The part of an RNA shown here (small-subunit ribosomal RNA, 5' domain) has 503 nucleotides and comes from an uncultured bacterium.
Context: one part of a larger RNA
RNA sequence: AUGAACGCUGGCGGCGUGCUUAACACAUGCAAGUCGAACGGUGAAAGCGGAGCUUGCUCUGCUGGAUCAGUGGCGAACGGGUGAGUAACACGUGAGCAAUCUGCCCCUGACUCUGGGAUAAGCGCUGGAAACGGCGUCUAAUACCGGAUACGAGCUGCGAAGGCAUCUUCAGCAGCUGGAAAGAGUUUCGGUCAGGGAUGAGCUCGCGGCCUAUCAGCUAGUUGGUGAGGUAACGGCUCACCAAGGCGUCGACGGGUAGCCGGCCUGAGAGGGUGACCGGCCACACCGGGACUGAGACACGGCCCAGACUCCUACGGGAGGCAGCAGUGGGGAAUAUUGCACAAUGGGCGCAAGCCUGAUGCAGCGACGCCGCGUGGGUGAAGAAGGCCUUCGGGUCGUAAAGCCCUUUUCUGCGUGACGAGACAAGGACGGUAGCGCAGGAAUAAGUCUCGGCUAACUACGUGCCAGCAGCCGCGGUAAGACGUAGGAGGCAAGCGUUAUCC
Numbered sequence: 001a002u003g004a005a006c007g008c009u010g011g012c013g014g015c016g017u018g019c020u021u022a023a024c025a026c027a028u029g030c031a032a033g034u035c036g037a038a039c040g041g042u043g044a045a046a047g048c049g050g051a052g053c054u055u056g057c058u059c060u061g062c063u064g065g066a067u068c069a070g071u072g073g074c075g076a077a078c079g080g081g082u083g084a085g086u087a088a089c090a091c092g093u094g095a096g097c098a099a100u101c102u103g104c105c106c107c108u109g110a111c112u113c114u115g116g117g118a119u120a121a122g123c124g125c126u127g128g129a130a131a132c133g134g135c136g137u138c139u140a141a142u143a144c145c146g147g148a149u150a151c152g153a154g155c156u157g158c159g160a161a162g163g164c165a166u167c168u169u170c171a172g173c174a175g176c177u178g179g180a181a182a183g184a185g186u187u188u189c190g191g192u193c194a195g196g197g198a199u200g201a202g203c204u205c206g207c208g209g210c211c212u213a214u215c216a217g218c219u220a221g222u223u224g225g226u227g228a229g230g231u232a233a234c235g236g237c238u239c240a241c242c243a244a245g246g247c248g249u250c251g252a253c254g255g256g257u258a259g260c261c262g263g264c265c266u267g268a269g270a271g272g273g274u275g276a277c278c279g280g281c282c283a284c285a286c287c288g289g290g291a292c293u294g295a296g297a298c299a300c301g302g303c304c305c306a307g308a309c310u311c312c313u314a315c316g317g318g319a320g321g322c323a324g325c326a327g328u329g330g331g332g333a334a335u336a337u338u339g340c341a342c343a344a345u346g347g348g349c350g351c352a353a354g355c356c357u358g359a360u361g362c363a364g365c366g367a368c369g370c371c372g373c374g375u376g377g378g379u380g381a382a383g384a385a386g387g388c389c390u391u392c393g394g395g396u397c398g399u400a401a402a403g404c405c406c407u408u409u410u411c412u413g414c415g416u417g418a419c420g421a422g423a424c425a426a427g428g429a430c431g432g433u434a435g436c437g438c439a440g441g442a443a444u445a446a447g448u449c450u451c452g453g454c455u456a457a458c459u460a461c462g463u464g465c466c467a468g469c470a471g472c473c474g475c476g477g478u479a480a481g482a483c484g485u486a487g488g489a490g491g492c493a494a495g496c497g498u499u500a501u502c503c
Stems, first nucleotide, its partner, number of pairs: 001501002004499005011373006017366002019331001024329003028326003033074003038071002041068001046063008081284003091208007100201002105197008113147004122137006153177006159170004210256003217247003222244008259281004263274004286307001288305003309320004337363001339362003345359001346357004376406004386397004411440006420430001447492005452473003458487005468475002
């Protein structure tokens, strides 16, 4: 010093912090939706009108748009968890990409013309226990597919300039190629192409950071070349052919261990140890593999296959994945509530109103840690009682108590009552909390370890190498300052000791 645990004890508050073990298995609830100003349906409440009458109900028409599943768009690749794997360009740091991509956002330029065929929902029939389907038929779009246009873009050839080998640049010239979508209508929000920016990402390289030689040789896509494929992109990344290379005692290869860093602990420093919380990066999501969609994934709460496990079943077949937040069993010395709220901050969608958000803000539990406060203050005897010791004179606990005089931090009750909420209005989970005022009454609040030396603190009795103590030296065998108890003393204090680990 600690993410601690254990023993004894325990008044309050603030701020932090809390499965280090089984990346063991999980009941239940919630954790990612949103948009009707993209679309076809469905059409509630309510309002107006008409008819019937039982005079406050029914039927019906119009307006109206709630709600719901579906098509479509954006998001779901963020946020949250964990540390299994990984000794690696994974990380840190410094460079490079003339070898790259980038939705939403910002700037600039040019456009947004004209057609078409489907399909879900719906309806009908039908299979299945269910999960989930099948067939027929109807329909819409900012869903899908043609055509026109081309400043610019891509490719090829030519010219000019520049650079760093490949090359780069030019609104240079010629040829070829492909794209747009509307909705509401008052603003406004969009769509397409091209150039630039910003942000994010990908790739490459120099250097740096564990143990082991009782691991000394390792390597066939291996090392390089040509060509092709593939990727956003260079590349044995993949493939065909050719060559025989490449790495290594400056430790290759193998084995063990381990997420890395900013930091944190310690130390005068150098250094040593460590990587919990917070922040950055990486990896993983029951185990293994794979791709799809997409600007972005090889995707925790998406899909497919295989495996283990659990569950449902009408035995034909299906469903699932808490290392999200709570919670359960188990393991363990050991680690919390199946809480409240979107009020704030932030995120997704939406023109907005708003909806969603176990992110987050708060509350609950634990002296787990740090910090602060309290458990009263003054006065009070040559000194009560009582305990202990005694040389029996006394000494000590000790101004300690009692008594008297005060105070009210805390506590209890009552009242008042926030900031956090912005330019207008509204909106506070926390919370009737914090704070403030009044009243009451010393009232509600002290333990733990030690006392042989190291090391601050001593006597009596009991025990008799027994019972026991102990970090080291060592104590105990009849007067033990070392064991046990008592009185006293010393240390620290809502804590005090012990254990474990690091310096």